Predicted 3D model of a 79-nucleotide RNA (c-di-GMP-I riboswitch aptamer) from a Pirellulales bacterium.
Taxonomically the source falls in Pirellulales (Bacteria, Pseudomonadati, Planctomycetota, Planctomycetia).
It was read from a public genome assembly, where an Rfam model found it.
Its Rfam family is "c-di-GMP-I riboswitch aptamer". Its family is annotated with cyclic-di-GMP binding in the Gene Ontology.
RNA sequence: AGAACGAAACGGCAAACCGAUCGCGAGGUCGGGGCGCAAAGCCAUGGGGCUCCCGCAGGGAGCUCGCCAGGCUGCCGAA
Numbered sequence: 001a002g003a004a005c006g007a008a009a010c011g012g013c014a015a016a017c018c019g020a021u022c023g024c025g026a027g028g029u030c031g032g033g034g035c036g037c038a039a040a041g042c043c044a045u046g047g048g049g050c051u052c053c054c055g056c057a058g059g060g061a062g063c064u065c066g067c068c069a070g071g072c073u074g075c076c077g078a079a
Base pairs, nucleotide, nucleotide: 005077006076012037013036017032018031019030020029021028022027035066041072042071043070045069046068047067048064049063050062051061052060053059054058
C1' cells in the first nucleotide's frame, strides 16, 4: 500500500409522520423530524413492486437504488 473484516473514533445519510411545492399518478424536491443504515454514496443494467396510456392478446411510457442482485467509487483502522 492492497484485500478481507467491522471494534473504536471523526463524521455522514435520513424512515414513518408533518408543512410547503411539482406531478394525471406511482412519486420527486425543500424544511422539520429520526426508524434505521458501514456504503441508506452513484448508476434504472437484470429481476421484483408500483403508476399512467392503448387495449382481445399484449404493447408503450414512467416511478422505486432505504426491495433483491450487478457495476463504479469512498471515510477510518482494532481484533